[in-house]
RNA sequence: GCGCGCUUAGCUCAGUGGUAGAGCACAUCGUUCACACCGAUGGGGUCGUUGGUUCGAAUCCAGCAGUGCGCACCA
Numbered sequence: 001g002c003g004c005g006c007u008u009a010g011c012u013c014a015g016u017g018g019u020a021g022a023g024c025a026c027a028u029c030g031u032u033c034a035c036a037c038c039g040a041u042g043g044g045g046u047c048g049u050u051g052g053u054u055c056g057a058a059u060c061c062a063g064c065a066g067u068g069c070g071c072a073c074c075a
Base pairs, nucleotide, nucleotide: 001071002070003069004068005067006066007065010024011023012022013021018055026042027041028040029039030038048064049063050062051061052060
């Protein structure tokens, strides 16, 4: 340089046009002498970014950024 993926909660991920979710983590309460485990409740999101298409975009299209893999180049 070329090609193919990925970017959604603190972490790992689901959701592929019509109200953004799960597990873990976190907070509070219960339980315990205390901690852990367990149970209940709760908080937490510009869906990487800028545009476009659409009545409507996390979802489709384009640019940019970041990241992973493969190939090429380079001795």
Predicted 3D model of a 75-nucleotide RNA (transfer RNA) from an uncultured Verrucomicrobiales bacterium. Rfam family: tRNA. It is annotated as a transfer RNA. Model confidence (mean pLDDT): 83 of 100.